[in-house]
């Protein structure tokens, strides 16, 4: 260098173009003599960046930055 995919919460990961959610983890409470564990609740997000289309865009298109993978 060509090609393909991938990027969303701290951490793994969802989401028909129409309110951005779940598991962990984290906080607070309840239970327990205490902890764990179990129940409840409760904070976390410029969806990598910038640009475009659209009434609306994590979703579609450009391009750019990062990563994986195949290729010379």
């Nucleotide at each position: 260098g060509g090609g393909u995919c991938c990027g969303u919460a701290a951490c793994u990961c969802a989401a028909c173009g129409g309110c951005a959610g779940a598991g962990u983890a984290c906080c607070u409470g309840g239970c327990u003599u205490u902890u764990a564990a179990c129940c409840a609740g409760g904070g976390a997000g410029u969806u990598g960046u910038g640009g475009g289309u659209u009434c609306a865009a994590a979703u579609c298109c450009c391009a750019c930055c990062g990563g994986g993978c195949c290729u010379a």